[in-house]
Context: one part of a larger RNA
RNA sequence: UGACGGGGACCCGCACAAGUGGUGGAGCGUGUGGUUUAAUUCGAUACUAAGCGAAGAACCUUACCUAGGCUUGACAUCUCGAGAAAGCGCUGGAAACAGUGCCGUGCCGCAAGGAGCUCGAAGACAGGUGUUGCAUGGUUGUCGUCAGCUCGUGCUGUGAAGUGUCCCGUUCAGUCGGUUAACGAGCGCAACCCGCAUCCUGUGUUGUAUUUUUCGCAGGAAACUGCCUCAGUUAAUGGGGAGGAAGGUGCGGAUGACGUCAAAUCAGCAUGGCCCUUACGCCUAGGGCUACACACGCGCUACAAUGGGUAGUAACAAUGGGUCGCUAAGCCGCAAGGCGGAGCUAAUCCUACCAAAUCUACCCUCAGUUCGGAUUGGAGGCUGCAACUCGCCUCCAUGAAGCCGGAAUCACUAGUAACGGCCGGUCAGCCAUACGGCCGUGAAUACGUUCUCGGGUCUUGUACA
Numbered sequence: 001u002g003a004c005g006g007g008g009a010c011c012c013g014c015a016c017a018a019g020u021g022g023u024g025g026a027g028c029g030u031g032u033g034g035u036u037u038a039a040u041u042c043g044a045u046a047c048u049a050a051g052c053g054a055a056g057a058a059c060c061u062u063a064c065c066u067a068g069g070c071u072u073g074a075c076a077u078c079u080c081g082a083g084a085a086a087g088c089g090c091u092g093g094a095a096a097c098a099g100u101g102c103c104g105u106g107c108c109g110c111a112a113g114g115a116g117c118u119c120g121a122a123g124a125c126a127g128g129u130g131u132u133g134c135a136u137g138g139u140u141g142u143c144g145u146c147a148g149c150u151c152g153u154g155c156u157g158u159g160a161a162g163u164g165u166c167c168c169g170u171u172c173a174g175u176c177g178g179u180u181a182a183c184g185a186g187c188g189c190a191a192c193c194c195g196c197a198u199c200c201u202g203u204g205u206u207g208u209a210u211u212u213u214u215c216g217c218a219g220g221a222a223a224c225u226g227c228c229u230c231a232g233u234u235a236a237u238g239g240g241g242a243g244g245a246a247g248g249u250g251c252g253g254a255u256g257a258c259g260u261c262a263a264a265u266c267a268g269c270a271u272g273g274c275c276c277u278u279a280c281g282c283c284u285a286g287g288g289c290u291a292c293a294c295a296c297g298c299g300c301u302a303c304a305a306u307g308g309g310u311a312g313u314a315a316c317a318a319u320g321g322g323u324c325g326c327u328a329a330g331c332c333g334c335a336a337g338g339c340g341g342a343g344c345u346a347a348u349c350c351u352a353c354c355a356a357a358u359c360u361a362c363c364c365u366c367a368g369u370u371c372g373g374a375u376u377g378g379a380g381g382c383u384g385c386a387a388c389u390c391g392c393c394u395c396c397a398u399g400a401a402g403c404c405g406g407a408a409u410c411a412c413u414a415g416u417a418a419c420g421g422c423c424g425g426u427c428a429g430c431c432a433u434a435c436g437g438c439c440g441u442g443a444a445u446a447c448g449u450u451c452u453c454g455g456g457u458c459u460u461g462u463a464c465a
Stems, first nucleotide, its partner, number of pairs: 001465002003462003007459007015449002019412005026301008034292002042053002064287007073125001077124002079121005087102006107114002127276002130274003136270002138265003141261001143259001148187006154163003167178003193253004198221007224247001227241005303405001307364006314358001320351003325344002330339003371402001376397007418441007
């Protein structure tokens, strides 16, 4: 100087407390461990792994296994020889591939030849998701959006170093004020950036029946503790008030200092070293990644009456997506869906009458039930070369566990939690209950900082570095 303390003081944070809803019990979905397996590819492992890489594993993906094949190779550059390339068949085969037949010469150039492509030969070489994240770049997580981390000169100290950065007040903040052997400065903080909320102006298609409006786009105004009052040191600032759409950081986002964890990633990519080279490379078919005594994480659906069902269709959104696409009207089907084909490269058309919770009426009357929907049987639909392993959806039947969950544990302070639906990416389809967004309905509680956890500043002890 740090680090540490079951030392101290002060301060902060959904950290506790006060509340609301969950998880832990059930069934199912998903990930992980373990076990199994020919293989169940690999990585991620306290917080900071476990609906994570994966914004889509039937084939492909795919890296794994089995089997059949190839060896200048699926891919790149170079040399030589031949042929246009390509296309269409036949035989063997699971395919890869092997054998064989047909067809037939384009482009540039007068020609020689050349470009491109295919086949053959030889070798330089290719190739490796093989290894090392403890050789690395790049990127990322975390402490933490915490308020810290440093430097120059000066001063102090033999020196390591200190001072500044401490102290008093204040702030979300090393924010600001005061004091001061310090005076300044840098990276952080804040502001500058984007969105939302109010008003004004302009503009107006495809939006608004029409005008005022709504709405879209663009520009501008507005908030600064500016005004009043009290407290404070006359200060920073704090409490209250007025006006205002908004008040003291208005709300949200983007933004992550010096560094820590030899944290994560050689499997996104790049890359040093090492290793393989008729194989640790490459192609193909099938299988596996979907196994199942069990253990854990994250979720979904419930256990019901603040509910379930039927009807009324009585309502009311926003974000989005769409031409290999979204797909209307109409017709068929109980339905999934089929036929159909209008419109739309979209403020125009479609998804989508866009919604569900909601409201009204009736039934159910506390029961393993008209709760709950797992599981299983049957019949169908769709995508796709192909749904057996291993897809989704519909209808009929079946109707399991489950009566609110032990110890323990999580999230959330306002348009938040909770509840309700809608959209998107990936995507042929989909195991999405995930993830990312959108709107609707819309709470309770915070006395306080003793305690738990994490953090900051000062101080103290130390046989630790």

Small-subunit ribosomal RNA, 3' major domain from an uncultured Flavobacteriaceae bacterium, 465 nucleotides, folded computationally. The RNAcentral record of the full RNA draws on ENA and SILVA.